[in-house]
Context: one part of a larger RNA
RNA sequence: UUAUAUUGAAGGAACUCGGCAAAAUUGCUCUGUAACUUAGGGAUAAAGAGUACCUAAUUAAAUUAGGUGUCACUAAAUAGGGGGUUGCGACUGUUUAAUAAAAACUUAGGACUCUGCUAAAUGGUAACAUGAUGUAUAGGGUCUGACACCUGCCCGGUACUGGAAGAUUAAUAGGAUAUAUUUUUGUAUUGAAUGGAAGUCCCAGUAAACGGCGGCCGUAACUCUGACGGUCCUAAGGUAGCGAAAUUCCUUGUCGGGUAAGUUCCGACCUGCAUGAAUGGUGUAACGACAUCCCCGCUGUCUCCAAUAUAAACUCAGUGAAUUUGAAAUAUCCGUGAAGAUGCGGAUUUUUUAUAGUUAGACGGAAAGACCCCGUGAACCUUUACUACAUUUUUAUAUUGUUAUUUUAUUUUAUAUGUGUAGUAUAAGUGGUAAUCUUUAAAGCCUUUACGCUAGUAAAUUGCUUAGAUAAUAAAUGAAAUACCACUCUUAUAAAAGUAAAUAACUAAUAUUUUUUAUAUAAUAAUAUAUAGUAUAUAAUUGGUAGUUUGACUGGGGCGGUCACCUCCUAAAGAGUAACGGAGGUGUACAAAGGUAAGUUCAAAAUGAUUUUUAAAACAUUUGUAGAAUAUAAUGGUAAAACUUGCUUGACUGUAAGAUAGACAUAUCAAACAGGGACGAAAGUCGGUCAUAGUGAUCCGAUAAAUUUUUGUGGAAAAUUUAUCGCUUAACGGAUAAAAGGUACUCCGGGGAUAACAGGCUCAUGAUUCCUAAGAGCUCAUAUCGACGGAAUCGUUUGGCACCUCGAUGUCGACUCAUCAUAUCCUGGAGCUGAAGAAGGUUCCAAGGGUUUGGCUGUUCGCCAAUUAAAAUGGUACGUGAGUUGGGUUUAGAACGUCGUGAGACAGUUUGGUCCCUAUCUGCUAUAAAAUAUUUUGAAAAAAAAAAGAAUCUGACUCUAGUACGAGAGGAUCGAGAAGGUUAAAUCUCUGGUGUAUAGGUUGUUUAAUUAAAAAAAAGCAUUGCCUAGUAGCUAAAUUUAUUUUGAAUAAUUACUGAAAGCAUAUAAGUAAGAAAUCAUUCUUAAUUUUUUUCUAAAGAAAACUGUAAAAGAUUAUUACAUUAAUAGGUUUUAAGUAUAAUUAUUGUAAAAUAUUAAGCUUAAAAAUACUAAUAGU
Repeated sequence: UUAUAUUGAAGGAACUCGGCAAAAUUGCUCUGUAACUUAGGGAUAAAGAGUACCUAAUUAAAUUAGGUGUCACUAAAUAGGGGGUUGCGACUGUUUAAUAAAAACUUAGGACUCUGCUAAAUGGUAACAUGAUGUAUAGGGUCUGACACCUGCCCGGUACUGGAAGAUUAAUAGGAUAUAUUUUUGUAUUGAAUGGAAGUCCCAGUAAACGGCGGCCGUAACUCUGACGGUCCUAAGGUAGCGAAAUUCCUUGUCGGGUAAGUUCCGACCUGCAUGAAUGGUGUAACGACAUCCCCGCUGUCUCCAAUAUAAACUCAGUGAAUUUGAAAUAUCCGUGAAGAUGCGGAUUUUUUAUAGUUAGACGGAAAGACCCCGUGAACCUUUACUACAUUUUUAUAUUGUUAUUUUAUUUUAUAUGUGUAGUAUAAGUGGUAAUCUUUAAAGCCUUUACGCUAGUAAAUUGCUUAGAUAAUAAAUGAAAUACCACUCUUAUAAAAGUAAAUAACUAAUAUUUUUUAUAUAAUAAUAUAUAGUAUAUAAUUGGUAGUUUGACUGGGGCGGUCACCUCCUAAAGAGUAACGGAGGUGUACAAAGGUAAGUUCAAAAUGAUUUUUAAAACAUUUGUAGAAUAUAAUGGUAAAACUUGCUUGACUGUAAGAUAGACAUAUCAAACAGGGACGAAAGUCGGUCAUAGUGAUCCGAUAAAUUUUUGUGGAAAAUUUAUCGCUUAACGGAUAAAAGGUACUCCGGGGAUAACAGGCUCAUGAUUCCUAAGAGCUCAUAUCGACGGAAUCGUUUGGCACCUCGAUGUCGACUCAUCAUAUCCUGGAGCUGAAGAAGGUUCCAAGGGUUUGGCUGUUCGCCAAUUAAAAUGGUACGUGAGUUGGGUUUAGAACGUCGUGAGACAGUUUGGUCCCUAUCUGCUAUAAAAUAUUUUGAAAAAAAAAAGAAUCUGACUCUAGUACGAGAGGAUCGAGAAGGUUAAAUCUCUGGUGUAUAGGUUGUUUAAUUAAAAAAAAGCAUUGCCUAGUAGCUAAAUUUAUUUUGAAUAAUUACUGAAAGCAUAUAAGUAAGAAAUCAUUCUUAAUUUUUUUCUAAAGAAAACUGUAAAAGAUUAUUACAUUAAUAGGUUUUAAGUAUAAUUAUUGUAAAAUAUUAAGCUUAAAAAUACUAAUAGU
């Protein structure tokens, strides 16, 4: 010093985030017991009383009565603290084994939904199993969460369920068309229409499915408010209830309550950033190791700590780890420096070596930082990221058969059918042709039927009449006759063939079940039924599962912005040149805005005249180096490269020496040659545009061309070559055809290449000072305040930078302990004052000392209460976590609001939540040992000193004096005294605390010897068992003392004399005054040094060891003593403490009482006494 215990004066939560911890309560009997309530509870509510022993009452228990002793009778131990308010959750229960026990989970109850039994759901490849040997009062899933009162509006979105007309839709079916090849039948390829399911679109329903539930403007006779009205939008606009809340940012909202004082708490209000109804809303008795606030009791939590016990620590003996360690001969200050030095520079300090302590530093140890960033890292999780897969659903085919009916694509045959306008009139198309039909009854009439565009066409039947009728020609028409023939089309009917679908029935495949049998792939019977199941193909669905992706730059990262190309500046007179530097453009346009030839001169101004025409339009003249124009940005250029006109297509084909730029890829310029052209008389110009932007590699695919290749041959397919086309591949040198998020559950590799803390640099911001002085101050800049401006200082704010540290420099606040600065809050000394006094204002000097306790909050801060002489500002890694705490922030649990489809997120809120280290070095506080030097040796005494440190505070009140001053009210300076407070030191006489080998009381239990046995006495244990008292010692709350006095030299300031400068001037020479600051005076440290005095020795002296010890003490040391001795123990006596021992006797039924007896016992104190040990000895 720590831990675990015991006790504590006065106060009693003042402690603190918080009564954490401790104390207190506690058993049994009796009395008594509130609000509220689900009537059960609440309740051991609360609050009180009693409790031992002896005797008696018939007995056990209980009770009653009388008696006895104690400070105390559940005498020890075991054994609820209580009450009130609120939040949350109904309750008992469960949970993160090892930081979270909760408000989270569960729960009974409620609701929705699926499931009819071979159930749904689940596991499994399957068989099969669970569900269940259950059957809708059952089982599965989801949400909510007892109970009470309730549960509003919205179906637009998503989801689920239902619907089926239409649209869309795969394989399969179908087979038009086209291609290749072929002597031909053909073969191969292509694959249109049509047909074709679920799904999707579509139409509805469903919110106790996922979810959602508004603005603006005006309005009432004070004002305010807005029942009321208008308007816009919506699927619908939040109802009841609750509301600054576990939800409220602003916010410590406002009011009330509680408190001296209340960021918390309770009650209200409603302005709900961002409440709200089974993601349940609002209440609620009971319950809770839950969270919040208050009160009573209680206390060492605190004011403010003290003593004691035990275990460590320390010393000795024995035994004997670990961390750490580049090597160490390991000082301070200032500076420097990769920016915080034991190690560098300078100065200073230091004789050497240990032990006990303490943790300020060694950017101490431990763990390749968990925060942050980076990685074309990882892992999980999510989803309307991408791509797959399982599951599920769908259709086709197979297993798979028979019959009937209905409908039906298609084909064939037959018969009909066909109206634009014009036109005799209902012209289907094309072709051929000039005739064809008719007594084998043409045509017409009557009747009927079909179609129909209402014109008519066609057919049939009987009857009547009886010989012709229709074309060609003309007109009209794109086309001419159903006159006739052939081949077709549209639509319709009939028949046949045949496809598909639907329905009904059957049973022999198949499935299931029953019965028989030992079993079976058997038989019997029944049910379902060509379905189901299974296989293959097909489409849909699909975070159920999986694999992955999810850019870079960046004054950290994210958010924002940007990413290619062109022009200018930056760019420093060659080229080039960066920044999240400053300005702008581009992702085209033009068949003329190209080529060529010829011609012309622009903008603007002045003058003139004309017209309706104003500064504005047009015309004429003059001036006019470009002040215009040049498709477009800017720059550069240009009087032709601008403008106008004519003719035109060189906006050509094939090549290309040579240059420029560039890492490359590529980009740019380009004479010249050949071909065939345009314009021009010609020379000549022309391979787009005054130049510089108008863009995209490779792969892949498409189109056209080709005297290219052609897998036996010939072809073809396919490829190749040339030309062209398809990328906001715009992250624009383009990772893929195809890609988003979360991580606080996290992980790995790295980074001080890069953020958060601190340091450093800087000082915009901040703070402070100064200069100037407009103005305010009645007057007057400067008593006081001071604008607009200007100049500095500081390194306390907020920042900037990113320099040390990411193989770790622990972060806010509190506690503890400080130390420095001064820009001074108080106290001290001064000047000025718009200073009468008192009280102030302001400035100068001054850092010696001092600078409060509480309420609220995690707070620093701040507000408040009460004080004070005052309640100063800052630095020190926002001093201080190898010193403490852990309330806040900042892991993992959980909840609310908000955001997000979601996983999740929030400088929003709320509740809960492991703080390790034995000290090697330096530093610091103590305690020792040794050596050197000087003196001839040793001992004793006295005096002095460098240096370092400590201390330094304040003061009611009284006198001076109710004086000076003042109209009064009021009311001093200076000086003299002084209680008290604060702080410090010492001490234990007093007052107290403690006092574990003192004394006594007493509960439970155990017990030796003695005794016939028992009792008594005595002893052990139970925290020293508990309780009462307490000596010494140690202690504070107790007592005493101190913070005094006097000088020196000074600060601001105030002076004397006095010149330079005949004056003036405190200064230049000279002489003074002047402060709690400075130096002394006071106190402490005194190893060491110096001086003086006395004694001692020349062969012994001194010291040490050893021993007994304490006024000393961790050890060591110091001090006392060692037989010529009181050093310790013992003994005796006393002091002091406790309180009347035991035994015996007497009294009483007994518990007990009385007497012997102020007795007995006694630790540390005092005195005496050699009984024991300090012998001997080195």

Predicted 3D model of a 1178-nucleotide part of an RNA (large-subunit ribosomal RNA, half B) from a Fusobacteriaceae bacterium. The coordinates come from a structure-prediction model, not an experiment, and the mean pLDDT is 81. Taxonomically the source falls in Fusobacteriaceae (Bacteria, Fusobacteriota, Fusobacteriia, Fusobacteriales). Rfam family: Bacterial large subunit ribosomal RNA. Gene Ontology terms of the family: structural constituent of ribosome and ribosome. The RNAcentral record of the full RNA draws on ENA.